[in-house]
RNA sequence: CGGCAACAUCAAGAGUCGGGCCAACGUCCGACACCAACCUGCUCCCCGAGCAAGGUGGUGCCCCUUGCCAAGAGGGGGAUGUGGCCGGACCGGCAAGUAAACGGGACAUG
Repeated sequence: CGGCAACAUCAAGAGUCGGGCCAACGUCCGACACCAACCUGCUCCCCGAGCAAGGUGGUGCCCCUUGCCAAGAGGGGGAUGUGGCCGGACCGGCAAGUAAACGGGACAUG
């Protein structure tokens, strides 16, 4: 770098502008903004939970069954994630906050 597989999630959330292509629907790129805890990191020793700092990603969902053309439920497709960067590379090194409630456990002391 490419491929395969597995696992997790898809409830909710969040867009404008400029440009390219297109008959149109749309699609791609860029800028800025916003959303979101999947990974790393931190809060924090562990779990729950939290924090958009680092790395991804998003600001599209579609189809089928059941159902009353509803709500809800199930399945499939599809999507995203399972840190990043550098080097002389089976090793070594580097960056990651002016953010972050609380509950339980463990430990310690009494």
Molecule: SAM-I/IV (S-adenosyl methionine) riboswitch aptamer
Organism: Sphingobium scionense